[in-house]
Context: one part of a larger RNA
Molecule: small-subunit ribosomal RNA, 3' major domain
Organism: Nocardiopsis sp.
């Protein structure tokens, strides 16, 4: 000097404490152990692996098993050496990879060019090891308020001052003091977003008022009021008043105003810690293999199944379910042959068919909870919907292993969950449904957004957990 104490004081945080809400019990998705298996590829492992890499496992992806094949190779440059065109059509064998046959086509300035096959040789290839050899990238303490420098002082010296002390703050923020005096990385602000006005600007938007027109309908002439959309000002700064307070920082209360004291949100991660995590994004040291640990194909596996754990979904009802009518969103996406509407068919997934749209125009598009009526009356029932038989839809070479959805039938546990345990302080929590990435397709309850509807509660820091300063003990570095 620093960690550390079941020291010690001060202080924060959904940390506890008031509250709502779940997980642990049940089915079921998804990931994970095990354990099986030819093979069930690998990789995360306390917070900070476990709906994680994976924002798509039928071939394919794939790396892994089986079998069949290849060896300058499936990809790259480059030197020689010999051949034709080569892709392209097509026959036979084969599970295909392949292998064998047939037809057929180059440019030329004829030294030759580009293409392609063969052969030889540099050489390619490894998703093979090592993340404890690396970069980059990333997690976590933690969006906590720290982390340290120059010069000056003091100390033989490690180091101390600064940074400690009083105050105040969301803050090393600010204020007074002081051997310090000033600086740097971080707080902050400065960026987007979002809540108010103004101005301009009006198509694909809007429609008050004027006119036309329809079975309706901003459809039409037209306006720019208004919504709204674009872009560019303004406004919010303890600026203003009153207490308190060193009449300092700064706190409390009020006006005013859309909005008050960082107005909500997001970007934004300081010196460092974890030999954290990723050599399977990528890149790269070294070792490793080089007729094989490369590759190249069918076929199978990653979806196996006694049990365990993790995260969800869905329900156990009546604040409900079913059944009819009916209202109101915002994000967002659409010609990779893409969104695909009125209309017909079908009981229904879905067919058919195409109007319109490279989209403020069209289309996905129906929002659902909500409201009105009706009905069931506490029952394993009109709850709940898992399994399983039977039919059938699309997508794709192809749904057996293994897709998803429909319709008929079936109708399992499951009557609010033990010790425990998680989340949430306001447009949150709870609830509700609708987008989009990934996709030929397909497939989600994950994820990543978006809007509807909309609570309770917080005396208070004693006490668990994590963190900040200051002190202090210490046989620990």
């Nucleotide at each position: 000097u620093g960690a550390c104490g079941g020291g010690g004081g001060c202080c924060c945080g959904c940390a506890c404490a008031a509250g709502c809400g779940g997980c642990g019990g049940a089915g079921c998705a998804u990931g994970u152990u095990g354990c099986u298996u030819a093979a069930u590829u690998c990789g995360a492992c306390g917070c900070a692996a476990c709906g994680c890499g994976a924002a798509g496992a039928a071939c394919c992806u794939u790396a892994c098993c089986a079998a069949g094949g290849u060896u300058u190779g499936a990809c790259a440059u480059c030197a020689c050496c010999g051949g034709u065109a080569a892709u392209c059509c097509u026959g036979c064998a084969g599970a295909g990879a392949u292998g064998u046959g047939g037809g057929g086509u180059c440019c030329u300035u004829u030294u030759g060019g580009g293409a392609u096959c063969g052969g030889u040789g540099a050489c390619a290839g490894g998703u093979g090891g090592u993340g404890c050899a690396u970069g980059g990238c990333u997690g976590u303490c933690g969006u906590c308020a720290g982390c340290u420098c120059g010069u000056g002082u003091c100390g033989u010296g490690a180091g101390a001052u600064g940074u400690u002390g009083g105050g105040u703050u969301a803050a090393g923020u600010c204020c007074c003091g002081c051997a310090a005096c000033g600086a740097g990385c971080g707080c902050a602000a400065c960026c987007c977003u979002u809540a108010u006005u103004c101005c301009a600007u009006g198509u694909u938007g809007c429609c008050a008022g004027c006119a036309c027109g329809u079975g309706a309908u901003g459809g039409u002439g037209g306006g720019g009021a208004c919504u709204c959309a674009u872009g560019g000002g303004a406004g919010a700064c303890u600026g203003c008043c009153g207490g308190g307070g060193u009449c300092a920082a700064c706190u409390c209360g009020g006006a005013g105003g859309a909005a008050g004291g960082u107005g909500g949100g997001g970007a934004u991660g300081a010196c460092g810690u974890c030999a954290a995590g990723u050599c399977a994004u990528c890149a790269u040291g070294c070792c490793c293999c080089u007729u094989a640990u490369g590759u190249c194909u069918u076929g199978g596996g990653c979806u196996g199944c006694a049990a365990a754990c993790a995260u969800g979904c869905u329900a156990c009802a009546a604040u409900g379910g079913c059944c009819g009518g009916u209202a109101c969103a915002g994000u967002g996406g659409g010609c990779g042959u893409g969104c695909g509407a009125u209309g017909c068919c079908g009981u229904g997934a879905g067919g058919u068919g195409g109007a319109g749209c490279g989209a403020a125009u069209c289309c996905c598009u129906a929002a659902a909870a909500g409201c009105c009526g009706g009905u069931c009356u506490c029952a394993g029932u009109u709850c709940g919907g898992a399994u399983u038989g039977g039919g059938g839809u699309c997508u794709g070479c192809a749904a057996c292993u293994c897709g998803a959805c429909c319709c008929c039938a079936u109708g399992a546990a499951g009557g609010u969950g033990g010790a425990g345990u998680c989340g949430c302080u306001a447009g949150u929590a709870a609830u509700c449904g609708c987008g989009g990435a990934u996709c030929a397709g397909c497939a989600g309850u994950g994820c990543c957004g978006c809007g509807g509807u909309g609570a309770a509660u917080a005396c208070g820091u004693u006490c668990c957990c994590g963190g900040g300063c200051c002190u202090u003990g210490u046989a620990c570095a």